[in-house]
Context: one part of a larger RNA
This record gives sequence, structure tokens and C1' cells, in this order.
RNA sequence: CUGGGCGUAAAGCGCGCGUAGGCGGUUUGUUAAGUUGGGCGUGAAAGCCCGGGGCUCAACCCCGGAGGUGCGUCCAAGACUGGCGGACUAGAGACCGAGAGAGGGUGGUGGAAUUCCCAGUGUAGAGGUGAAAUUCGUAGAUAUUGGGAAGAGCACCGGUGGCGAAGGCGACCACCUGGCUCGGUCCUGACGCUGAAGCGCGAAAGCGUGGGGAGCAAACAGGAUUAGAUACCCUGGUAGUCCACGCCGUAAACGAUGUGUGCUAGAUGUUGGAGGGCUUGCCCUUCAGUGUCGCCGUUAACGCAUUAAGCACACCGCCUGGGGAGUACGGGCCGCAAGGUUAAAACUC
Repeated sequence: CUGGGCGUAAAGCGCGCGUAGGCGGUUUGUUAAGUUGGGCGUGAAAGCCCGGGGCUCAACCCCGGAGGUGCGUCCAAGACUGGCGGACUAGAGACCGAGAGAGGGUGGUGGAAUUCCCAGUGUAGAGGUGAAAUUCGUAGAUAUUGGGAAGAGCACCGGUGGCGAAGGCGACCACCUGGCUCGGUCCUGACGCUGAAGCGCGAAAGCGUGGGGAGCAAACAGGAUUAGAUACCCUGGUAGUCCACGCCGUAAACGAUGUGUGCUAGAUGUUGGAGGGCUUGCCCUUCAGUGUCGCCGUUAACGCAUUAAGCACACCGCCUGGGGAGUACGGGCCGCAAGGUUAAAACUC
């Protein structure tokens, strides 16, 4: 230097944007850096290898030859890689016309429910459980009717439905805004893929400041249960859950499956579009997504199987026995803190 792997055994960064770097479509001219062939020079001697010789042999020694993957230089080749120039359109992008959507942000609006307050009716219970009790109620509860206030979430539609890079997104309306798909094909002409660093986004919980606080509810209190019950059940209940701004940067951040491209039997469902048949609501074709089943192939098996875990290519990340340990550090960086990230060893089996 090469050789093995990463769905579940150790192993895909939570996700994206993107710098350097790596890799890069078809065709043509040129160049000759890489590449290939040849010449010359060099590659000290000794040693190794071959031939011969000298010590009686050998070790040892002497002579000659070969070899020396390399480097330099010159000549040549021009396929492939690279450089430079020209051309192209199958990659990529732009344009035009349609389309679907809980994609994101801001402001506003709505009804059901819940709790609380006021008033009416009304009277002795209500609530809760396996059964109870704590609790509420004659200072009039529960129930019921009318009025008012507040906060939070949006039943049905709702769907192996949709959208988003991931986290995630669900009432309605308006405004601002990102992406995607289909059809058309006049345009640009490789503008591409990946991506160490770096930058951004990133559930929940948690933190800071200020608001808000209906319901729920860590902690906490009480009642039960129990041998005990720091629980499960019940009655209460504070942070928090909500909003604005700023942090945190983690997760079974999961498809436990990195991204991109091409190729490789089918069957069936579904979402969005386009085209056609046409009996007007069904059938056929096709593109993009999303499910299920299932060959070839693959896999240790389970399984995967055109949404690959199949066959290949490009680039990145990661793994190297179990524990110690994702821990320690008077190591680095980040954070207000909590802590995060990077990441050992002794010892032990």
C1' cells in the first nucleotide's frame, strides 16, 4: 500500500446549504503534464545471481559477466486521463401554460366544550371508587335556565390521504412567502454530483426577561390500597404546558437503511397531473409520489425485492471484542446554568 464491513450482530452525522478537495455527458482540433515504447547517461565498491580460478576440499579469497523495479535526458506514439480552443443536447437550469397541498410567517374571525363570576328555578345531597375516604354542599352545592369573563385546543371531514430537507405541520379568512408535479418545447449550453472545515435549521424537557394562566399537571399535601406503598387508584395542587424575544442543541431525531445517477419480471390499491376511448362514469395509456404482495438476484437468517437490503459508478460519514465509558481530565471549544461536543487509561472478563 492492498484486502472487510455499517436494516436487526460494532458501525449512516438529526436534517440541510455550501468552501476546499474528489469525481464528471457527446463530438472535434491542438498540446504532450499523466500514460506507453525506444535510445543515451546514471544507478560507487563490496554483497546477492551466473561462469571461471586460488588455498588438498569447504568456508574464505581473486577475475569476468549479468542484474539493479529507480532517477535524469532525448526521440517517438496520441488511445485513455489532464490543459487549451471549437461544436453539440440526452445531464442541469431557464421560459410559457396548468395543478394539488395541515409547507412557512403575520394579522383577523368563529362555534362546541371546560372553568370561574352574576342572576333565576329548586332541595339535600353531589363527587369519586373495585369498595371507600379525603373533598364540595343548608353561608343553598349537584342539576337546570339566562347573562358575562378567560385561556387553550380545533370534533365530524380524516384516509397504510397530503405537504415539508429533517424536526414537524390539521377550524375559517386575508396578506406576505418557499418548494413540488404535469403538459408544451422556441431558450442557455455541462452551468453537474458529492462535500472535510464552516454556516443555518432542529421534537420534548430545561434556562433568562416580560406577559398570560381555563384545562391538564412533574414537585408537593391529603385520602385509600398494602406487611410496607416515598407507587399504581382518588381529592387537591405549584413549576410547566400558552405568547414575545433570547438561549439550549439533545432523542428509539427510526425506514434503527447517507446523498446523487443509471440499469434489472410482474400483480394490485391509492394521491396529483396529462393524453385517449367514450355507453357521462367507467375503461386504457403515461408521468410524479405513496402502500401491499411477489420473481430474478441478494442475505447468517429474518427478510429486502423498480420507494432494494439486487447490479454498478461518484463522493462523504462511521465501525474494529464485552465491561470500565459516551465516563474522567488541574485537556480544547460551546453554554447563564443544566449540560453539550470532542474523547481516553488503569483495571477486569
A computed fold for a 349-nucleotide part of an RNA from an uncultured Rhodospirillaceae bacterium, annotated as small-subunit ribosomal RNA, central domain. The prediction has a mean pLDDT of 89. The RNAcentral record of the full RNA draws on ENA and SILVA.